RNA sequence: AGCAGAGUAGAAAGAUCGCGUUAAGUGUUGCAAAAUGGGAUGUCGUUUGCAAACGAAAGGGCGCGCCCUGCGGUGGUCUUUCGCGUCCGUUGCU
Repeated sequence: AGCAGAGUAGAAAGAUCGCGUUAAGUGUUGCAAAAUGGGAUGUCGUUUGCAAACGAAAGGGCGCGCCCUGCGGUGGUCUUUCGCGUCCGUUGCU
C1' cells in the first nucleotide's frame, strides 16, 4: 500500500420467569435531555423525563384466594439471527 474481516445503540424470533386483566404497561403527539463500533464527525434509529389525547378480553375450576386456559402492539433474563455513512484505529492475508 492492496484485499478481506470483527465490534455500537438497538431490532426480530424462540425459550423461560414475571406483571396486568380492580388497566399498569404498550402504542400516538408535543417539549426537553441522554447514551449511541476504540477515536473524530454525522445521519438514521434508540432511551429517559414531563405534558396531552386515546384506549383493552375475558372464561372456567375449587379448597374463596388461589389454580388453569386465554388476552396485552406487557416487563426482565438467556439463546440465535440481523445490526454505522466518511476518515483514522484494530484483526488476518499479501

This is a predicted structure of a 94-nucleotide RNA (THF (Tetrahydrofolate) riboswitch aptamer).